A computed fold for a 99-nucleotide RNA from a Nitrospirota bacterium, annotated as c-di-GMP-I riboswitch aptamer. Lineage of the source: Bacteria > Pseudomonadati > Nitrospirota. The sequence was found by an Rfam model in a public genome assembly.
[in-house]
RNA sequence: CCGGAAAAAAGGCAAACCAAUCGAAAGAUUGGGACGCAAAGCUUCAAGGCUUCGCCUUCGUAAUCAUGGACACGAAGGCAUGCUAGUUGGGCCGCUCUG
Numbered sequence: 001c002c003g004g005a006a007a008a009a010a011g012g013c014a015a016a017c018c019a020a021u022c023g024a025a026a027g028a029u030u031g032g033g034a035c036g037c038a039a040a041g042c043u044u045c046a047a048g049g050c051u052u053c054g055c056c057u058u059c060g061u062a063a064u065c066a067u068g069g070a071c072a073c074g075a076a077g078g079c080a081u082g083c084u085a086g087u088u089g090g091g092c093c094g095c096u097c098u099g
Base pairs, nucleotide, nucleotide: 002099003098004097005096012037013036017032018031019030020029021028022027035086041092042091043090045089046088047087048084049083050082054079055078056077057076058075059074060073061072064070065069
């Protein structure tokens, strides 16, 4: 420098679930807790997945202005700019052992 993870050691991370906090939600953070993980370290670049406060379209409805829709409310559909790195690939960096 390139490759590998069977066994070993030292250590590392921490799913579900519970509590608190944040968030419209998905979800996140902290503490507890361990299902697992050799990158379960970092990064949304690509794809996938989750969510819809908001925005857009359509439809419906009472009142008002007013006869043409606006506004409000409700419903349906659509859209990430939100989230996921413990979904996969790419990029960056790294421990131990081993060829």